[in-house]
RNA sequence: CUCUUAUCACGAAAGGUGGAGGGACAGGCCCUGCGAAACCUUAGCAACCGUCCCGACAAGUCAAUUGUCGGGAGUCAGGUGCUAAAUCCUGCCCGAUUAUGUAGAAAUACGGAAUCAGGGAAAGAUGAGAC
Numbered sequence: 001c002u003c004u005u006a007u008c009a010c011g012a013a014a015g016g017u018g019g020a021g022g023g024a025c026a027g028g029c030c031c032u033g034c035g036a037a038a039c040c041u042u043a044g045c046a047a048c049c050g051u052c053c054c055g056a057c058a059a060g061u062c063a064a065u066u067g068u069c070g071g072g073a074g075u076c077a078g079g080u081g082c083u084a085a086a087u088c089c090u091g092c093c094c095g096a097u098u099a100u101g102u103a104g105a106a107a108u109a110c111g112g113a114a115u116c117a118g119g120g121a122a123a124g125a126u127g128a129g130a131c
Stems, first nucleotide, its partner, number of pairs: 002130007013042005021031003025091004043083003048079002050075001051073009087123001092120003095116004100111004
């Protein structure tokens, strides 16, 4: 880098170096000399993995133990991650609601618009695993 899979409405910032950008992309809207990015230190959040505890099931010489699934602790000077705004919002498809345009005698047909903590996808981020 590529693939698989889970999660993404919660939560959590101070200091130092630095010196103009940053929020992935596009549009919007924001943050920023009352100091951006990046790096370092310390602190914190969270519970993906490790760890520990409990339960169920399976394997086992039905013993030790191991595995799978579910729940919990927040461990420890463990591995990552994260600490503005919903992944900041929207993007593609669908739905609902509202008003509305055109055609038609009507039934109805065909549109575009606004709104929504709507549903799904795509993309992205992070973890775990695979090549």
Molecule: SAM riboswitch aptamer (S box leader)
Organism: Balneolaceae bacterium